[in-house]
Background:
This is a predicted complex of two RNAs, RNase P RNA and transfer RNA, with 450 nucleotides together. It holds a member of the Rfam family "Bacterial RNase P class A". Rfam classes the family as a ribozyme.

RNA sequence: UGAAGCGGUUCAGGUGAUCGCUGGCGGCCCCUCGGGGCCGCGGGAGGAAAGUCCGAGCUUCGAAGGACAGGAUGCCAGGUAACGCCUGGUGGGGGUGACCCCGAGGAAAGUGCCACAGAAACCAGACCGCCCCGGGGUUCGCUCCGGGGUAAGGGUGAAACGGUGGGGUAAGAGCCCACCGGGCCGGCGGUAACGGCGGUCGCAAGGCAAACCCCAUCCGAAGCAAGACCAAAUAGGGGGGCGUUUGAGGGUGGUCCGCCCGAGCCCCUGGGUAAGGUCGCACGAGGGCGCCGGCGACGGCGCCCCUAGAGGAAUGAUCGCCACCGCGCCGCCGGCGACGUCGGCGUGGACAGAACUCGGCUUACGAACCCUUCAACCA
RNA sequence: UCGGGCGUCGUCUAACGGCAGGACUUCGGUUUUUGGUACCGACUACGGUGGUUCGAAUCCACCCGCCCGAG
Numbered sequence: 001u002g003a004a005g006c007g008g009u010u011c012a013g014g015u016g017a018u019c020g021c022u023g024g025c026g027g028c029c030c031c032u033c034g035g036g037g038c039c040g041c042g043g044g045a046g047g048a049a050a051g052u053c054c055g056a057g058c059u060u061c062g063a064a065g066g067a068c069a070g071g072a073u074g075c076c077a078g079g080u081a082a083c084g085c086c087u088g089g090u091g092g093g094g095g096u097g098a099c100c101c102c103g104a105g106g107a108a109a110g111u112g113c114c115a116c117a118g119a120a121a122c123c124a125g126a127c128c129g130c131c132c133c134g135g136g137g138u139u140c141g142c143u144c145c146g147g148g149g150u151a152a153g154g155g156u157g158a159a160a161c162g163g164u165g166g167g168g169u170a171a172g173a174g175c176c177c178a179c180c181g182g183g184c185c186g187g188c189g190g191u192a193a194c195g196g197c198g199g200u201c202g203c204a205a206g207g208c209a210a211a212c213c214c215c216a217u218c219c220g221a222a223g224c225a226a227g228a229c230c231a232a233a234u235a236g237g238g239g240g241g242c243g244u245u246u247g248a249g250g251g252u253g254g255u256c257c258g259c260c261c262g263a264g265c266c267c268c269u270g271g272g273u274a275a276g277g278u279c280g281c282a283c284g285a286g287g288g289c290g291c292c293g294g295c296g297a298c299g300g301c302g303c304c305c306c307u308a309g310a311g312g313a314a315u316g317a318u319c320g321c322c323a324c325c326g327c328g329c330c331g332c333c334g335g336c337g338a339c340g341u342c343g344g345c346g347u348g349g350a351c352a353g354a355a356c357u358c359g360g361c362u363u364a365c366g367a368a369c370c371c372u373u374c375a376a377c378c379a
Numbered sequence: 380u381c382g383g384g385c386g387u388c389g390u391c392u393a394a395c396g397g398c399a400g401g402a403c404u405u406c407g408g409u410u411u412u413u414g415g416u417a418c419c420g421a422c423u424a425c426g427g428u429g430g431u432u433c434g435a436a437u438c439c440a441c442c443c444g445c446c447c448g449a450g
Stems, first nucleotide, its partner, number of pairs: 001375005007370005013322007021044002024041007046351001050362002053360005058223004065257004070219005075089005090104001091102004105214002110212002112208003127154002129150009162180006181203001182201005188195002227279004237269006249261004286305008324349008333340002380449007389403004397433001405421005426442005
């Protein structure tokens, strides 16, 4: 100088005036006592508020418990309130590298699938071929029939029952040997996943579980339109039926076991009322700084801070000034020129808007800074 | 705000993980004096990006779009 690591951190323009919006506090006024108006003070979106994909808090389901069904997760260790999240490792894969990615348990529990091609797709078997034996033919090159051996070579496929090389053989073959790969055993290091070492076995059963399934662990369901309280209302009348421990009739979140309430319940009949307010709802697994422990996620201690609460839903608009960046025009200077420095004017400024609250993930997106790697050159 | 469901030619719909098919439409041709009908033929699709798999419309994840329900 160029290209990269999708490595890490931070910010999300600032400020002034005027006019609004929203809810809070204080004061004054009006009032039909429900509330309304005016003035002043200070508060008012995000890193993702988004998608609603996970995990919780909270609330209800009239109590508890068990089983089944269903769902989720899946290398190891740790963190956490919890998680499918995070951190650190192991193994595998990609990249020259910085670095990145992985749903990564079990395929000898069982079932299923493996199209086309191919002889054959998992349990054995052999299409072409190679080799041997017997018989026939022969133009003596060979060829036909029958029996047997073989899986090295060819061919198919995503995948063909270990691979490469050598010995061996009629031809071949873990048949034998060396190396690589694999199974089993032992001891070593590591908390573990696992690693590496030694011995042993010629090697006996491919893939798919983001197919059913098995194993282990976890999970009750619904969701703030959850729900709670206040106001109003569910009144009352007539007729009929069943029942009160010999239990009518109900409740039980997907099912069952089981459990609970229980003196009223069911049918017919005519008539009437109204749907608003408050809470939940802003102090919480909260945030900032410092020290300590830990590789880290994170934890502990101390000090400080309080920071939106709407309900068809506020958080805005206009005009200035300053800062950064991009684009356009003009001027000075430099340059042959493309263009560059400086100054002025104009214009533009990413994704996006809380709705019960947190912890994550994912997705959208602007800018600045830091670190690291590779290549080339220079010292 | 919350809950649930669905995306295949222009439209309506099929497809067990193994060459995406049918009907209507459109276009071209034949028949007809012309148009229609009829017949023949053609074009055109798995919402997007990744992953699992030998192989994905189908299985999985994340986005995008649409529809329905709850006071």